[in-house]
Annotation
Small-subunit ribosomal RNA from an uncultured delta proteobacterium, 1433 nucleotides, folded computationally. The sequence is in RNAcentral, with records from ENA.
RNA sequence: AAUGCAGUCGUACGAGAAAGUCUCUUCGGAGAUGAGUAAAGUGGCGCACGGGUGAGUAACACGUAGGUAACCUACCUCAGGGACUGGGACAACCCGCCGAAAGGCGGGCUAAUACCGGAUUAGACCACGGGGGCUCCGGCCCCAGCGGUAAAAGUUGGCCUCUGCUUGCAAGCUAACGCCAUGAGAUGGGCCUGCGGACCAUUAGCUUGUUGGUGGGGUAAUGGCCUACCAAGGCUGAGAUGGAUAGCUGGUCUGAGAGGAUGAUCAGCCACACUGGGACUGAGACACGGCCCAGACUCCUACGGGAGGCAGCAGUGGGGAAUCUUGGGCAAUGGGCGCAAGCCUGACCCAGCAACGCCGCGUGGGUGAUGAAGGCCUUCGGGUCGUAAAGCCCUGUCAGAGGGAACGAAUGCUCCCGGGACGAAUAAUCCCGGGAAGUGACGGUACCCUCAGAGGAAGCACCGGCUAACUCCGUGCCAGCAGCCGCGGUAAGACGGAGGGUGCUAGCGUUGUUCGGAAUUACUGGGCGUAAAGCGCGUGUAGGCGGUUCGGUAAGUUGAGUGUGAAAGCCCUCGGCCCAACCGAGGAAGUGCACUCAAAACUGCCGAGCUUGAGUUCGGAAGAGGGGGGUGGAAUUCCAGGUGUAGCGGUGAAAUGCGUAGAUAUCUGGAGGAACACCAGUGGCGAAGGCGACCCCCUGGUCCGCGACUGACGCUGAGACGCGAAAGCGUGGGUAGCAAACAGGAUUAGAUACCCUGGUAGUCCACGCCGUAAACGAUGGGUACUAGGUGCUUGGGGUAUUGACCCCCUGGGUGCCGUAGCUAACGCGUUAAGUACCCCGCCUGGGGAGUACGGCCGCAAGGUUAAAACUCAAAGGAAUUGACGGGGGCCCGCACAAGCGGUGGAGCAUGUGGUUUAAUUCGACGCAACGCGAAGAACCUUACCUGGGCUAGACAACGGUGGCCCGCUCUGGAAACAGAGUCUUCCCUUCGGGGACCGCCGGUUCAGGUGCUGCAUGGCUGUCGUCAGCUCGUGCCGUGAGGUGUUGGGUUAAGUCCCGCAACGAGCGCAACCCUUGCCCUUAGUUGCCAUCAUUCAGUUGGGCACUCUAGGGGGACUGCCGGCGUCAAGCCGGAGGAAGGCGAGGACGACGUCAAGUCAUCAUGGCCCUUAUGCCCAGGGCUACACACGUGCUACAAUGGGCGGUACAGAGGGUCGCGAACCCGCGAGGGCAAGCCAAUCCCCAAAAGCCGUCCUCAGUUCGGAUUGGAGUCUGCAACUCGACUCCAUGAAGCUGGAAUCGCUAGUAAUCGCGAAUCAGCAGGUCGCGGUGAAUACGUUCCCGGCCCUUGUACACACCGCCCGUCACGCCAUGGGAGUUGGUAGCAUUCAAAGCGGGUGACCCAACCUUCGGGAGGGAGCUCUCUAAAGGA
Repeated sequence: AAUGCAGUCGUACGAGAAAGUCUCUUCGGAGAUGAGUAAAGUGGCGCACGGGUGAGUAACACGUAGGUAACCUACCUCAGGGACUGGGACAACCCGCCGAAAGGCGGGCUAAUACCGGAUUAGACCACGGGGGCUCCGGCCCCAGCGGUAAAAGUUGGCCUCUGCUUGCAAGCUAACGCCAUGAGAUGGGCCUGCGGACCAUUAGCUUGUUGGUGGGGUAAUGGCCUACCAAGGCUGAGAUGGAUAGCUGGUCUGAGAGGAUGAUCAGCCACACUGGGACUGAGACACGGCCCAGACUCCUACGGGAGGCAGCAGUGGGGAAUCUUGGGCAAUGGGCGCAAGCCUGACCCAGCAACGCCGCGUGGGUGAUGAAGGCCUUCGGGUCGUAAAGCCCUGUCAGAGGGAACGAAUGCUCCCGGGACGAAUAAUCCCGGGAAGUGACGGUACCCUCAGAGGAAGCACCGGCUAACUCCGUGCCAGCAGCCGCGGUAAGACGGAGGGUGCUAGCGUUGUUCGGAAUUACUGGGCGUAAAGCGCGUGUAGGCGGUUCGGUAAGUUGAGUGUGAAAGCCCUCGGCCCAACCGAGGAAGUGCACUCAAAACUGCCGAGCUUGAGUUCGGAAGAGGGGGGUGGAAUUCCAGGUGUAGCGGUGAAAUGCGUAGAUAUCUGGAGGAACACCAGUGGCGAAGGCGACCCCCUGGUCCGCGACUGACGCUGAGACGCGAAAGCGUGGGUAGCAAACAGGAUUAGAUACCCUGGUAGUCCACGCCGUAAACGAUGGGUACUAGGUGCUUGGGGUAUUGACCCCCUGGGUGCCGUAGCUAACGCGUUAAGUACCCCGCCUGGGGAGUACGGCCGCAAGGUUAAAACUCAAAGGAAUUGACGGGGGCCCGCACAAGCGGUGGAGCAUGUGGUUUAAUUCGACGCAACGCGAAGAACCUUACCUGGGCUAGACAACGGUGGCCCGCUCUGGAAACAGAGUCUUCCCUUCGGGGACCGCCGGUUCAGGUGCUGCAUGGCUGUCGUCAGCUCGUGCCGUGAGGUGUUGGGUUAAGUCCCGCAACGAGCGCAACCCUUGCCCUUAGUUGCCAUCAUUCAGUUGGGCACUCUAGGGGGACUGCCGGCGUCAAGCCGGAGGAAGGCGAGGACGACGUCAAGUCAUCAUGGCCCUUAUGCCCAGGGCUACACACGUGCUACAAUGGGCGGUACAGAGGGUCGCGAACCCGCGAGGGCAAGCCAAUCCCCAAAAGCCGUCCUCAGUUCGGAUUGGAGUCUGCAACUCGACUCCAUGAAGCUGGAAUCGCUAGUAAUCGCGAAUCAGCAGGUCGCGGUGAAUACGUUCCCGGCCCUUGUACACACCGCCCGUCACGCCAUGGGAGUUGGUAGCAUUCAAAGCGGGUGACCCAACCUUCGGGAGGGAGCUCUCUAAAGGA
């Protein structure tokens, strides 16, 4: 809350239309029919059922089992009985009046199954007393008696046996439906009780009709349900009261179950009907579609007043993520009324809408390989979609068309037949059986038949793991994904698309919710030493649990039986729709409750005992157990005095401070407070906190021994009560030392700290608070059981002894180690964290937070109890391997130290950064980039820039075509290139041709790229680091990670070796094997060598091969020998011998791995990118720039030097496009000529420092050579940008280098020169070679790096780690907050509607009585109690 949609009965009663049609008419009308119909009224029954909803309700509301001896029940059934006789009204209707309406008032008439009086009373009810039975002892039932009270109604049909009139009707009879009273039943209900099922204790006290009694009232009935009085009770930790939430159940979902969640549809119960209150009627209501009142809201209104209640069915609006038709029908089932026909029924049966759910079906079947086309992928071969498609052969569900066509229906009713009942009756009525007619909303629906034709019919999610399913492209921490872990920063199976695949399928995903997994609230079925978790400790109340024997009992317990556990559902069997879903029938189950019987083991209870648990007594023992009083010495400080003089004190070092006014030191005396050295001990005592000088007094507990006694008296312990370190608080006292705060001095970047000098509370005492702690064994208490060993402490006993020990046994306490067992591990282990039982406390991810709010406690500080929002994907425990430590131990290295020489300062060279530039190509960045790639940038190189050119391209493959190519000349041009000319093949041949090479043309599959990615890669390399390590097999240990081996004791350069050992072996590394060098031997003797002989300027030649040397082979060194040390070892030290001695020296050689180390620009290579350009060619330029900064070098600064002259001695290399002698020229670079040499032969080749001699004499120089001018040489096509060298001239900075920093331990550093690679030329660089040739190492504290063991760890991108707090800004959530606002609940009191009840009732009134006056009785009105709403302290 628009609109529509539910009563019935004329067989209870009176009255009773109209339209229409027909007839008549004087046209005014009348009559008949409609019709005793409609509508309405009186009366009866129904309206309390059915239908809806879940607001309220935490309750006897629900469930279950009972009770009612405390009750009711209309209609229905059964039984027997009754229904007699009177009376008065009121509606409808008529008349009048009021009102807009809704409606109302007055007068008059009337019927009944409406109402009223009287009679009757079997039975009922009430009162009284009697008998019997039962009993839960309250009472109930039955029988008879006496007194009293209350009944009734008729309607309809049929009939004439009896009576009257006599057609027939009435009385009457009869039948049906009704009526009254009673009893019984059935059904439905009321009330009561046991038990059961929710949250908050941050709700702990609640209650005055409250609890009970008595009397009364009220009800169908018990009852404080109500009332008066009396008593003072009642409930509560087994959770009262309060608050918040919620309809309950059968069931449903889930789960192995136990359980958890839930209460749609269906079914049972309850509650509600706009909100609140109230009664009336009735068998039944406090009544969804009834009434009254109040309130809110909506509507009508003539403003005076009225009307309304969809949580019925549809439907509308609103809200919302979201939920349907304003349908058909009473044909069926069911309900109401009716005798019935029948009427009503949004109950119901159907249809409609929504894939919302469940079930079934289809979208085709067979065949079909050129594996078509096309898509996608590709290693380019192919693979895949895929027999999939097409094609061929079929089928015909659904949808379509046409036709047929149900079950559900049988009753009732009507008719017929047969039988029966009633009755006088062949009537009527009723019953039974058979038959007939008729009845379908769904619906022309299901179903069946026919026709046509593969035709019209597949989607959704997913494909990183969990989890079935993989590739390509795009994107590039973007866009996005995401349930968890996590994907995405240029190769993404994770994003988006595609292809393919997987899973479901007319559905598929998402979201939400519930259970599961979750043993993650643990009853089944968990825990508390360290992960969260034992109260700080005790005493003890309630409670829980409890030794042993006998008897009883039967509450628990067990068994059996009975009743119940509604139906539906679940499960089983069978059946019905083609199947299934669905439905029907039967069974089972429903673990529960109640009752009965039985058992008596266990628990409980009752009784009687027992002594072992517990306790008492006696005798002993130890002790810092507690309280009070007294006493003592040492020390510190202070005071007084003496001695004495310049410091004391303090620290890493100092300073503040104290001290010449006499400190410190020292001596004497005194004062005062606090604490009690040694003893003293993993010693003792105590419940814990805790307790420490000595003596006395008071007092608690424990232990041992021997007997006696009590007789379970026990254990634990929610609350409660007490004790409770330190700090702190209150009052008063005390104060020596110490000492928060505070002050000063230091330290430091700062230092509100650590250190120092002072110093107040406090520390101490008394009394009172506080009540906490890492109050810890991080381990609650009790009892019992379960290997031992070894200490300490305190008892008792034994043996022995003179005695004390020692030794043995046995109690209490306290430690360590350890078995079984336990434990995640660590560890625990008779003092359990083992095995069990009993009781208490506590835990449930981290943070927020032991916080907020509230309560309690406190003087305060604060304590105690104790959340949530929000937020995170962890927080934790134990152990493992590493890494790290301003942890420890051991040991190495030019690591330091000891030395020598440098760098850092100067000039120059070179590399880099930066800057600049058209370009200054690129890479390398701590060590481990920076004279690095580059062992050679003028062009080239070259990758860069500018400009000029090419486009199948400088290079490779293919096809076609030509014959050249090459070389030379000319023209244009900067060149590339273009044009012209000249020149003119080779190989094979089957003579066709083919091939090589070159040019041209062609087009696409291509070339090309020093373009990007070294973080996609291979290879190579650096580095830790030549460090001594890194691993494996088997075994063993550990749940495992992992350990052991590899650690330990020695030793080494070494994980080298030895010994030991749950390890035994092995591999990669170390070492050795390889090369060079040092000694010797041997072989060989040219180009090498020359002792002897001859010869020469000269090993030049003869000769020789001894020596040197060369280069092949071999020997040699192994701690082999001796001594010492050592563990008898490994080995170390010393010695001998030896060329060499303990690795002889040097090199090559680099384990597992680390650094996403370096390199895509050596090379190779995936992917990406460019393709008339990021490719290719050419010229010029640039890489060579220059305010600066750094690295690496060269040369110096000088006299150990420089210049000049003379003179001596290497090694290793190189050389034919080469090295190039001698000779000549030039001051020189060099040039000329040219011998020799393919090199132990010739050349480069001069070695230099050195040595000898001489000059310079400390000076910016005879040091130093930069820079610049001039002149040259050489290479090269070409030295301008931009080569090297020579000569002359010039002659800069620089006088030994700040902070800092590098190399080197012996043929080393230092110093001196020589060679080579690259190379036309260019070396201060690099790589090699030899000459001369030192110093120092005490040592391992420190710096750096490293090895091993160990320890801690919150680190594991591993200390360059991790990580804390404030502040700034923004956002989120929360606490407080002057207040403000809304809601809910309660309530003293005031006013008080309707209404029931009470009172009154002077007003009104038909029934009965009446003597007619009135009475009885009833009512209006008034009033009182109660009370909704409202106001409100």